[in-house]
């Protein structure tokens, strides 16, 4: 890169460089930004994607006894608000809002749902 698959209305901060924009792409918005935004360093934290661990129930299996039931600091699945240390990730605003479909509401236009495209992870390739 391309493909499957899962997620997303929560969470996270400070110093420094640096100097105009910047919020994924295209428009239309809204919004942040010299009271220094975005991007970069560094220290810090937020998440529970991956990996380590792994608590309760409950299944299975083995082993034992007083046997239509118990037991076990056995053993797999399994899993919690828990989860060092580490791979990423992230640290304005719902992915900041709408576009494209489909319901409702008379109606501008709202209010639900889905789709697309991004994004993060892990699997393959």
């Nucleotide at each position: 890169g391309a493909u499957u698959u899962a997620u997303a209305a929560a969470g996270a901060a400070g110093c420094g460089g640096u100097g105009a924009g910047a919020g994924a792409a295209u428009a239309g918005g809204c919004u942040c930004u010299a009271u220094g935004a975005c991007c970069c360093g560094c220290u810090g934290g937020c998440a529970a994607c991956c990996a380590a661990c792994u608590a309760a129930a409950a299944g299975c299996c083995c082993g034992c006894c007083u046997c239509u039931g118990g037991c076990g600091c056995g053993g797999u699945u399994g899993g919690a608000a828990a989860a060092u240390c580490g791979g990423u990730g992230c640290c304005a605003a719902u992915u900041c809002c709408u576009a494209c479909c489909c319901g409702c509401c008379a109606g501008a236009g709202g209010c639900g749902g889905g789709a697309c495209a991004a994004a993060u992870a892990a699997a393959u390739u």
This is a predicted structure of a 125-nucleotide RNA (SAM riboswitch aptamer (S box leader)) from a Bacteroidota bacterium.
The source organism's lineage runs through Bacteria, Pseudomonadati and Bacteroidota.